[in-house]
RNA sequence: CUCCCCUAAGGGCAAACCCAUCGAAAGGUGGGGACGCAAAGCCUCCGGGCUGUGGGCAUCACCGAUGCCCGUGCCAGCGGGGCCGCCAGC
Numbered sequence: 001c002u003c004c005c006c007u008a009a010g011g012g013c014a015a016a017c018c019c020a021u022c023g024a025a026a027g028g029u030g031g032g033g034a035c036g037c038a039a040a041g042c043c044u045c046c047g048g049g050c051u052g053u054g055g056g057c058a059u060c061a062c063c064g065a066u067g068c069c070c071g072u073g074c075c076a077g078c079g080g081g082g083c084c085g086c087c088a089g090c
């Protein structure tokens, strides 16, 4: 410098699902569990997705219900980008 293109070793993380817990939810955290992952390490800058306590509008016809839109929140294991980086290779 490159870094999953190739080899080996030591390893690392942990999807679904289950339990507990926080949350309105999406989802987070801890334990179990492994579908996968060479950045499945970290960061919401861009796109995308999810949520809909709350707000707006419309309709029903009204202690409310349904639909649409939005603030918000979430996903880094959706993609791009940024930062850092083991072994190995040069």
Stems, first nucleotide, its partner, number of pairs: 001089002012037002017032006035077001041083003045080003048075003054070007
The prediction has a mean pLDDT of 79. A computed fold for a 90-nucleotide RNA from a Gammaproteobacteria bacterium, annotated as c-di-GMP-I riboswitch aptamer. The sequence was found by an Rfam model in a public genome assembly. Lineage of the source: Bacteria > Pseudomonadati > Pseudomonadota > Gammaproteobacteria.